A computed fold for a 76-nucleotide RNA from a Clostridia bacterium, annotated as c-di-GMP-I riboswitch aptamer. The sequence was found by an Rfam model in a public genome assembly. It matches the Rfam family "c-di-GMP-I riboswitch aptamer". Its family is annotated with cyclic-di-GMP binding in the Gene Ontology.
[in-house]
RNA sequence: UUAUAUAAAAGGCAAAAUCACAGGAAUGUGAUGACGCAAAGCAUGGAAGUCCAGAUCGGAUAGUUCGGCCGCUAUA
Repeated sequence: UUAUAUAAAAGGCAAAAUCACAGGAAUGUGAUGACGCAAAGCAUGGAAGUCCAGAUCGGAUAGUUCGGCCGCUAUA
C1' cells in the first nucleotide's frame, strides 16, 4: 500500500419510543434509551430511490442503494 474481516484488544456510534425546542411539512437538534452498525466517521447530496410541500423555484433523507474522502485493530 492492497485485499479480507470482528475472532480478540482498545474504543466508537446510537434505531424505535418518550420529553423539550425549531419547522408549513417531511424532518432536525438536545436529553433519556439501545434496535442494530467494520466505517451507523465526514461531505455545500455526484447518481438513483423514497418522503414533504406552499408541488414554480424548492426542502428532507449519508442507519435506502451505488459512488467520493478520511480512519482503529488483526490476518494474508